[in-house]
RNA sequence: CGGGUCGGUCAGGUGGUCGCUCUGCGGUGUUGGCCGCGGAGAGGAAAGUCCGCCCUCCACAGGGCACGGCGCCGGGGAAACCCGGGCGGGGGUAACCCCGCGCAAGGGCCACAGAAACAGACCGCCAGCGGCCCGAAGGCGGUGGCAACCGUCUUCGGGUGCGGGCAAGGGUGAAAAGGUGGGGUAAGAGCCCACCGGCACACGGGGUAACCCGUGUGGCCAGGCAACCGCCGCCGGGAGCAAGGCCAAGCAGGGGCGAAGGCAGGGCGGGUCCCUGCCGGGGUGUGGCCCGCACCCCUGGAGCCCCGGGUGGGCCGCUCAGAUAGAUGACCACCGCGUCCCAUGGGGCCAUCGCCUCCCCGCUCCAGGGACGUACAGAAGGCGGCUUAUCGACCGGCCCGGUGG
RNA sequence: GGGCGGGUAGCUCAGCUGGUUAGAGCGCCGCACUCACAUUGCGGAGGUCGGGGGUUCAAGUCCCUCCCCGCCCA
Numbered sequence: 001c002g003g004g005u006c007g008g009u010c011a012g013g014u015g016g017u018c019g020c021u022c023u024g025c026g027g028u029g030u031u032g033g034c035c036g037c038g039g040a041g042a043g044g045a046a047a048g049u050c051c052g053c054c055c056u057c058c059a060c061a062g063g064g065c066a067c068g069g070c071g072c073c074g075g076g077g078a079a080a081c082c083c084g085g086g087c088g089g090g091g092g093u094a095a096c097c098c099c100g101c102g103c104a105a106g107g108g109c110c111a112c113a114g115a116a117a118c119a120g121a122c123c124g125c126c127a128g129c130g131g132c133c134c135g136a137a138g139g140c141g142g143u144g145g146c147a148a149c150c151g152u153c154u155u156c157g158g159g160u161g162c163g164g165g166c167a168a169g170g171g172u173g174a175a176a177a178g179g180u181g182g183g184g185u186a187a188g189a190g191c192c193c194a195c196c197g198g199c200a201c202a203c204g205g206g207g208u209a210a211c212c213c214g215u216g217u218g219g220c221c222a223g224g225c226a227a228c229c230g231c232c233g234c235c236g237g238g239a240g241c242a243a244g245g246c247c248a249a250g251c252a253g254g255g256g257c258g259a260a261g262g263c264a265g266g267g268c269g270g271g272u273c274c275c276u277g278c279c280g281g282g283g284u285g286u287g288g289c290c291c292g293c294a295c296c297c298c299u300g301g302a303g304c305c306c307c308g309g310g311u312g313g314g315c316c317g318c319u320c321a322g323a324u325a326g327a328u329g330a331c332c333a334c335c336g337c338g339u340c341c342c343a344u345g346g347g348g349c350c351a352u353c354g355c356c357u358c359c360c361c362g363c364u365c366c367a368g369g370g371a372c373g374u375a376c377a378g379a380a381g382g383c384g385g386c387u388u389a390u391c392g393a394c395c396g397g398c399c400c401g402g403u404g405g
Numbered sequence: 406g407g408g409c410g411g412g413u414a415g416c417u418c419a420g421c422u423g424g425u426u427a428g429a430g431c432g433c434c435g436c437a438c439u440c441a442c443a444u445u446g447c448g449g450a451g452g453u454c455g456g457g458g459g460u461u462c463a464a465g466u467c468c469c470u471c472c473c474c475g476c477c478c479a
Base pairs, nucleotide, nucleotide: 001401002400003399004398005397006396007395008394009393010392012335013334014333015332016331017330018329020041021040022039023038024037025036026035027034028033043376047387048386050385051384052383053382054381055240056239057238058237062291063290064289065288067236068235069234070233071232072085073084074083075082076081086101087100088099089098090097091096102231103230106229107228108225109224110223122170123169124166125165126164129163130162131160132159133158134157135156136155137154138153139152140151141150142149143148178196179195180194181193182192183191199218200217201216202215203214204213205212206211244316245315246314247313253307254306255305256304257303261279262278263277264276265275266274267273280298281297282296283295284294285293336374337373338372339371340370341369342368344367345366346365347364348363349362360405361404406478407477408476409475410474411473412472415431416430417429418428424462433449434448435447436446437445455471456470457469458468459467
């Protein structure tokens, strides 16, 4: 000097002209209003509505099931989430960035290929065992005078399209049950041994912890998927400011469905009467269900459904910006900032490469001139987060490259 | 402002509990039939599964994020 990465801040300024919303004072006028002078007036994301909270209503916000969310450790926080650390995976030369994090016990899936996807044998290897076949030697028995032949048994050798043993090697696949070497065996194999890798446990050290490092022992082995079902732990009642509250105005009702009574006490002497309580039944609250709870009703009937009628105004909620179709803007001039260009002027190319001088080219900084650009975007109850969009500038940390021809 | 549903061929829609060729009807193109057209028959083309990222051996399907369209509310 160039490029990159991380964190933070800002995201134009001044003046003029014409305008917008709210508001204070004064004047004028009054049905709203108008005029003058002042004051206040968007964001880092106000956005998407992806999360959480306050707040409001559902009597309280209770229990269980279902459903949903979260899940390593420490800290912060009301919660979402954030910060720092740990482990694993991925990208980048690096600084650094991104993603994930309880449990694989049970069920399920692992297409195609392949013998086999947690179970098995296609090719292959073996002949120790049981068969079978071939050959040799020997024994016994039969026919026979002998030789010879037949049958059977034993031993040895060879083979094996049978029963078996094996899981080394080949091959398939995203993934095949540790790797290397030696022993061992009929052939093999953690079958055994040494080392390495991995798992569990113990001890020592570091750390608040997750976890890391080291040593020893054990048994030789445990596949992947829980952003499939599930299990464990924690959290969550539902709906949403068009929530909800108050005022004003207005209206017309009609039809259908619809439950179960019992006991006790009393009025009261009686009764097919009335009241109260308990049990039972029906329903509403409760936007998944059940229980509980509260309230209403039990036939002159709670509630539900259908048709029809009326209103669709104001205030609060709502804010030191505060609307009820949404104000904070437009134009001009100058300045600032950035990118590119120039028959312009000046400076620099250092430490190292042995040193010095000059010229040309190249790169770069400052000054001057010109052209272009100066984003994303716009509160609607408030707040905390996440994600996405954003011309760019400045400050600080770090990384990589170059250090002229 | 708040709450829901959807996006697959030119159009209207299927696509199961993830499985390897993503289909159907209409439309389009070619051939046959006809004097010619239509109908009909045969054959064919046509897909960033709205975009991007992740999980997985494998994604239209599961998860996250963004974009677009439609519906409801006193």